[in-house]
RNA sequence: AGAGUUUGAUCCUGGCUCAGGACGAACGCUGGCGGCGUGCCUAACACAUGCAAGUCGAGCGGGGUUGUGGCAGUUAGCUUGCUAACAGCCACUAACCUAGCGGCGGAUGGGUGAGUAACGCGUGAGCAACCUACCCUGUACAGGGGGAUAACAUCGGGAAACCGAUGCUAAUACCCCAUGACACCGCACCGUUGCAUGACGGAGCGGUCAAAGGGCAUUACCGGUACAGGAUGGGCUCGCGUCCCAUUAGCUGGUUGGUGAGGUAACGGCUCACCAAGGCGACGAUGGGUAGCCGACCUGAGAGGGUGACCGGCCACACUGGGACUGAGACACGGCCCAGACUCCUACGGGAGGCAGCAGUGGGGAAUAUUGCGCAAUGGGGGGAACCCUGACGCAGCAACGCCGCGUGAGCGAGGAAGGCCUUCGGGUCGUAAAGCUCUGUCAUUAGGGACGAAGUAAGUGACGGUACCUAAGGAGGAAGCCCCGGCUAACUACGUGCCAGCAGCCGCGGUAAUACGUAGGGGGCGAGCGUUGUCCGGAAUUACUGGGCGUAAAGGGCGUGUAGGCGGCCGGUUAAGUCAGAUGUGAAAGGCCUCGGCUUAACCGAGGCAUUGCAUUUGAAACUGGCCGGCUUGAGUGCAGGAGAGGAAAGUGGAAUUCCUAGUGUAGCGGUGAAAUGCGUAGAUAUUAGGAGGAACACCAGUGGCGAAGGCGACUUUCUGGACUGCAACUGACGCUGAGGCGCGAAAGCGUGGGUAGCGAACAGGAUUAGAUACCCUGGUAGUUCACGCCGUAAACGAUGGAUACUAGGUGUAGGGGAUGCUUAUACCUUCUGUGCCGUAGUAAACGCACUAAGUAUCCCGCCUGGGGAGUACGGCCGCAAGGCUGAAACUCAAAGGAAUUGACGGGGGCCCGCACAAGCAGCGGAGCAUGUGGUUUAAUUCGAAGCAACGCGAAGAACCUUACCAGGGCUUGACAUCGCCUGAAGCUGGUAGAAAUACCGGUGUCCCCUUUUUGGGGCAGGCAGACAGGUGGUGCAUGGUUGUCGUCAGCUCGUGUCGUGAGAUGUUGGGUUAAGUCCCGCAACGAGCGCAACCCCUGUCUUUAGUUGCUAACAGGCAAGCUGAGCACUCUAAAGAGACUGCCGGAGACAAUUCGGAGGAAGGUGGGGACGACGUCAAAUCAUCAUGCCCCUUAUGCCCUGGGCUACACACGUGCUACAAUGGCCGGUACAGAGCGCUGCGAACCCGCGAGGGGGAGCGAAUCGCAAAAAGCCGGUCUCAGUUCGGAUCGGAGGCUGCAACUCGCCUCCGUGAAGGAGGAAUCGCCAGUAAUCUCGGGUCAGCAUACCGAGGUGAAUACGUUCCCGGGCCUUGUACACACCGCCCGUCACACCAUGAAAGUCUGUUACACCCGAAGCCGGUGUCGUAACCCGGUAGGGAGCAAGCCGUCGAAGGUGGAGCAGGCAAUUAGGGUGAAGUCGUAACAAGGUAACCG
Repeated sequence: AGAGUUUGAUCCUGGCUCAGGACGAACGCUGGCGGCGUGCCUAACACAUGCAAGUCGAGCGGGGUUGUGGCAGUUAGCUUGCUAACAGCCACUAACCUAGCGGCGGAUGGGUGAGUAACGCGUGAGCAACCUACCCUGUACAGGGGGAUAACAUCGGGAAACCGAUGCUAAUACCCCAUGACACCGCACCGUUGCAUGACGGAGCGGUCAAAGGGCAUUACCGGUACAGGAUGGGCUCGCGUCCCAUUAGCUGGUUGGUGAGGUAACGGCUCACCAAGGCGACGAUGGGUAGCCGACCUGAGAGGGUGACCGGCCACACUGGGACUGAGACACGGCCCAGACUCCUACGGGAGGCAGCAGUGGGGAAUAUUGCGCAAUGGGGGGAACCCUGACGCAGCAACGCCGCGUGAGCGAGGAAGGCCUUCGGGUCGUAAAGCUCUGUCAUUAGGGACGAAGUAAGUGACGGUACCUAAGGAGGAAGCCCCGGCUAACUACGUGCCAGCAGCCGCGGUAAUACGUAGGGGGCGAGCGUUGUCCGGAAUUACUGGGCGUAAAGGGCGUGUAGGCGGCCGGUUAAGUCAGAUGUGAAAGGCCUCGGCUUAACCGAGGCAUUGCAUUUGAAACUGGCCGGCUUGAGUGCAGGAGAGGAAAGUGGAAUUCCUAGUGUAGCGGUGAAAUGCGUAGAUAUUAGGAGGAACACCAGUGGCGAAGGCGACUUUCUGGACUGCAACUGACGCUGAGGCGCGAAAGCGUGGGUAGCGAACAGGAUUAGAUACCCUGGUAGUUCACGCCGUAAACGAUGGAUACUAGGUGUAGGGGAUGCUUAUACCUUCUGUGCCGUAGUAAACGCACUAAGUAUCCCGCCUGGGGAGUACGGCCGCAAGGCUGAAACUCAAAGGAAUUGACGGGGGCCCGCACAAGCAGCGGAGCAUGUGGUUUAAUUCGAAGCAACGCGAAGAACCUUACCAGGGCUUGACAUCGCCUGAAGCUGGUAGAAAUACCGGUGUCCCCUUUUUGGGGCAGGCAGACAGGUGGUGCAUGGUUGUCGUCAGCUCGUGUCGUGAGAUGUUGGGUUAAGUCCCGCAACGAGCGCAACCCCUGUCUUUAGUUGCUAACAGGCAAGCUGAGCACUCUAAAGAGACUGCCGGAGACAAUUCGGAGGAAGGUGGGGACGACGUCAAAUCAUCAUGCCCCUUAUGCCCUGGGCUACACACGUGCUACAAUGGCCGGUACAGAGCGCUGCGAACCCGCGAGGGGGAGCGAAUCGCAAAAAGCCGGUCUCAGUUCGGAUCGGAGGCUGCAACUCGCCUCCGUGAAGGAGGAAUCGCCAGUAAUCUCGGGUCAGCAUACCGAGGUGAAUACGUUCCCGGGCCUUGUACACACCGCCCGUCACACCAUGAAAGUCUGUUACACCCGAAGCCGGUGUCGUAACCCGGUAGGGAGCAAGCCGUCGAAGGUGGAGCAGGCAAUUAGGGUGAAGUCGUAACAAGGUAACCG
């Protein structure tokens, strides 16, 4: 730091996905040790049990235990008053304990995150509006009294919890008096000071209020009271910051403020009374949802984004809700009261409880630990202290949950062992890996030793812990897994599977050769872990502050006006809010970074520094922005003078045309279409003439001309009216730009009311078209179109381009003004302003393109976008009469959807051009019979393949057996065939038996060759045995090679370098001509080249040379005849070499070209004719059955042998042919002329026999010699005379011939007889342009035999081509495209089926919010307070007073009840559309002019 994925490819836009890091994690597989951390994220669900807050006897009275002393008693001993023991009482206090009163502490520590969107938190300020126990400092003081009460005792109640009555008692408990201020309050005064309310200080007068003791060798000590100060901790207030929804837009009654009072530690509507009517809100109030906040943590280059576990700060809460009490502090986690829910106890009367403390349990959940040890350390509470308490804390246990460290051994060791896997069978690999040899001892194990942590007097004190650590011992012994291996992304093979099973983060793998599934071997990665899942950041510049966009990809509001807001010209002065600089305070600690240090290292921990980008205060600067003041004229506006214009509104006027009406003329049609029909017309249409009526629209002018903000505006005149432009430079003096909301305008269609209605014309009707035609076409025709008034408010409302300002080359049109030159005016030319077009530089852009009318360069303001579909839909709201409009989601689903450009392909797009493509012709096919191939059917089998052109007389150039692959039956199993081992023997020839044959059995004959160390070895042939193997026309032509067809003998297909383009690509190869041709010429950012074309090759056409037998015969000779012979090689011919033709020559055209037209010469003329030759490629074209071949399959059979059958079947359909239908003919007779071939298992002459096929015969010939061999049509003569015939020959009967082992199924031929269909072939369709078609024979291959087929040969020998509109195919250029498997493409909607999510829905259920009313606990406050009442007062007592106080009353008040309302959610019969689904149905809407251009409303 990027990568994959849209396409045939490209660039862009854009989403999805991946690689990284992190975690309080969980799950899967696996698991050796240690250190340091961390561990209920869910049910703020419910909790058994134990523990978590007590302490002080040095505050107090009791009580208890021990001790001492005394008393009396009992017992024992006795020296009878002494000793001892025992229990009791009293005292002392010596020691200890503690239920109660009292003090301090239970407001800290510890837990949790439910609530809270708030001054809750963070940060910075303020309190002149406050409090602060314990602690520290200072000053002063502590005198005298009094009355109670718990404990306790007695009595009583209760199951219990506990309570009541009476009586006694103490205090550092309570109360009164005194003293008393520098405290507080009141009065009036002075000084200082503050922005202010005010504050501080001083002196004066008056008033008010204190105290407690305890301990002690009576000295240190601990306390008490008042005040002041400090420290610490808190309270309150303010600025700024702090999530989402506007489909939450208005909220508010103590509400906002005032006066007064109350209340509080304190300000304050905090509360109350009265008065006023305010307060908040688009800078987001109110409402809803969600959430503890921060230091920090994770990520990131940063800016940001996400998070708020552990540790630290703050807040809130303690079963739920409410409340106060006590206190310095609470509205109080382990306190109290009340209400509620729940749980427990109960004698049913009543009570008890609150783990979100530490453990632990149940439950929930994917998931989170021990009912451990200790107060030794640190810290806390109490105490003077000892000490007690402390689940805070220190430790241990469990868990790979995380981070860090260590180990599972090290060295040597190749016959590269065995074994596994792969293999081209050679080998490769696991692999120095193992074994083996030599070592080491970390960890673990055992044994021995053994801490620091313990401290500022000593001693004592260790949970961890016999732990860390040290030493010794033995032995490689006890210790490796997990994921991945198609690309991204490091790592490949085999087998299995066969769109199955499965994988998958994205793209995508799997349909018989899967590096993608499963397994194995091998490899890669990490390692006590490895993967998966989830979440967050990153990559993502994919919300863009840093750092994005809006012509066509998503995105400019339809247009204007203008409010708030934002932004704003020139000069001067001033200020200092922004801005900049310095200083100060703060930004807690921990964390981060750097350095150093401590644990063996690291993690971890300690110390110092940096950083903490912020906020506040203060001092300065004054350029810029802002504020204020003064001025200016260039922005903006006004004025004056002009001209232009379909700008707007109203009133009026006009002519042309359509239609209708009336009248005339006139007669049979008109109208309409691709063609028709419906329609109109003899009741007189159409046409035509005249007159009239009525409505709507305004030809020509007319112009990428004008005007307007847009929509839009078009005859003429008048009236009213808006704006722009030009000129002048008089006036104002920044008055400006933009513009969220708001307001107005806003095509067409549509709506309401009332008019109007000629034409046109949704709907509708009819006629056509069509498979259908609810359309396109035609005939009619209603709303509407028009007017007035009122709605609607949308359009592809488009330049798909918001407005304003400034700047940035030119050229050329056009519209409206001005100026200057010139002048006689006009034109013209130059210049300037405004508008409107085209081309184009720089620049810009993904490209297309834009380019002073920017999409360039900048500034300001507004609107809008963030993948496609769902969807501009649903719900909600607002608007509308309705139609509907505006605002505007989600679930779900896809891996794309898109823009521009490129190359192709295609078009019922265009242009140019070819081809027997059409046309023009000739002969056919399609009809008949037969032959042949195919389909189908049949069959035991009818073997297989070929399938539009480009399968079908094709593979087959020849199926009776064989062939043969098929079927039936009979047989063989190392095999019919190949190689290897062992044994035996020759092999072969021949006969017989059984059998359909294969085969089996028996016999006769025969005994191979070479070398030789003479019994072995080698070789050939045959048989037997064993196994490796053979064999397969079995499958796959979609695994292949090779070969072939086809487009197409069409003129194309490419490359190198250069250039252009970001790129795919383009250029070249396009263009102008020309050609059969990308053939050639010219031009050109191209220049060259290759494969094709052409030529080179073969045949043929002319000539020459050479050669002359088997060919030829002109001349000569012979011969009855025949080149038969001599002779000759001239000719023909043969077959080799050459020549010849090149637009070379002439003329016209053309561009001076290429070339073309005409001509000459020539055997041949513009490629002379024909053949061979087939570019890059296309069709997964054909062939596994020619052959070869991978893989799969069969192996006593899917192999092999044999006999017979089948491939030859036959209702039928198609292709290709043959023969015909006749007189241009048939038949008979006579007669003429070829070429190319073939021949020894062959061709086979003459001659003889047969009507003939043929037979006999055997000459000659391995062939320019002999033979096949007769050419036929033709020509001559005769006959037939238009008929199913003297045409035609099928079919059938009979008789023969030939080949062959064999002609039954199933050959060919001959003869005799028979004599079918057929009288020129519907729709449709094939071939052919000259020696061609047609017609006529001949030959060959295959082959024993079999040819209408195939391949060749020659004979006779035409017609027509105007031309390129159309059909088919093709080439080039261009255009459109949503196609690229490429139009046999793509693709839309309904319907049917399945599944999914969603909306609506009668209703039903739940939650929540406030409101109204009722009831009203506890409690504070207020009132009252009969009865009651220790302290104080009066009083001698009695009594009274003050005060207190139960009770009662009242305000407030939680929960509860009733009611309607709002909001949110769940379920729901049914219903609506949507999405997805492999080949369903119907049509064909869109993409090409998509066959009616498409699209928007």
Annotation
Predicted 3D model of a 1497-nucleotide RNA (small-subunit ribosomal RNA) from an uncultured bacterium. The coordinates come from a structure-prediction model, not an experiment, and the mean pLDDT is 85. It matches the Rfam family "Bacterial small subunit ribosomal RNA". Rfam links the family to the GO terms structural constituent of ribosome and ribosome. The RNAcentral record of the sequence draws on ENA, Greengenes and SILVA.